[in-house]
RNA sequence: AGGGGUAUGAUGUAAUGGUAACAUAGCGGUCUCCAAAACCGUUCUUCUGAGUUCGAGUCUUAGUGCCCCUG
Repeated sequence: AGGGGUAUGAUGUAAUGGUAACAUAGCGGUCUCCAAAACCGUUCUUCUGAGUUCGAGUCUUAGUGCCCCUG
């Protein structure tokens, strides 16, 4: 330099173009002599810009980071 893949809470992952979900973690509570475990409640999320669409995490396009391949 060329080609391909990938990016979603703090972490690991889901999500036919139609309310972004689950688990762990955090916080609060119940229980307990105290703590752990268990149970109940609760907070936080689509890498950035543009486009298509009634509607975009998803489709298109340009960037950025990371990974792989070729030279």
Predicted 3D model of a 71-nucleotide RNA (transfer RNA) from an uncultured Eubacteriales bacterium. Its mean pLDDT, the model's own confidence on a scale to 100, is 83.